[in-house]
RNA sequence: AAUAUCGAUAGAGGCGUGCUUGACAUGAGUAGUCUUUUGGAGAUUUGGAGAAAUCUGCGAAGAAAGACAAAAGGGGAGGGCACCGAAGAGGAAACGGCUCCAACGUUUCCAUCUGGUUGCAGGGUUAAGAGCUAUGCAAUUGUCACCGGAUCAGGUGAAGUGCUAUCUUGUUU
Numbered sequence: 001a002a003u004a005u006c007g008a009u010a011g012a013g014g015c016g017u018g019c020u021u022g023a024c025a026u027g028a029g030u031a032g033u034c035u036u037u038u039g040g041a042g043a044u045u046u047g048g049a050g051a052a053a054u055c056u057g058c059g060a061a062g063a064a065a066g067a068c069a070a071a072a073g074g075g076g077a078g079g080g081c082a083c084c085g086a087a088g089a090g091g092a093a094a095c096g097g098c099u100c101c102a103a104c105g106u107u108u109c110c111a112u113c114u115g116g117u118u119g120c121a122g123g124g125u126u127a128a129g130a131g132c133u134a135u136g137c138a139a140u141u142g143u144c145a146c147c148g149g150a151u152c153a154g155g156u157g158a159a160g161u162g163c164u165a166u167c168u169u170g171u172u173u
Base pairs, nucleotide, nucleotide: 001172002171003170004169007167008166009165010164011163014084016083017082018081019080020079021078024075032068033067034066035065036064037063038062042055043054044053045052046102047101048100049099050098087114088113089112090110091109092108093107094106095105096104115141116140117139118138119137120136121135123133124132125131143158144157145156146155147154
C1' cells in the first nucleotide's frame, strides 16, 4: 500500500422517523337532560351471547316538536426530546375492563415483509372527503453494482442483516 472476515466507533439520505406537549378546528347543535304529543313492554353497560345490578303501566324502547347542551378517541401550526430499521406492518404470547368470542389498547418475542417521500385506485379503521394502515401502479430521491459515456447528462438491477469513513484482526506485496 492492497485485500478479506468478524467486531467496534462515527456518519449520510429528507416535506426523514418516532415519542411528548400543544394554540386551534372538527366531533356537533350530535350524544344526553327536561317539557309536550304519539307509542304500549321492554331498556341500560364498546359489538354478539350470558351473568349481575339498576330503571320501567306513577309508562320502557321507538317517532315528532321545543328548550338547554357536552365529552373522549382521532387531527393539529408551533415547541421539546430521542434517533437513521430511525420506524411501520404481520405472526405468537401475556395483561386490561364481570365471563366467553370478536374488536381495541399496552408489553415482550420472532432476523416474516418494507431504503425514504409523494400521488392515484379501491380495501380496513374512523363521525369523517381528515389521519393511520396493507396491496397494486406511477413519479421522485439516496446508496451500491453493471452497461454506456469518458466533461456532463443517461439506462438496467438490487436491498437497510445495506452503504460510506476510521480503527482492530488476518493474509499478500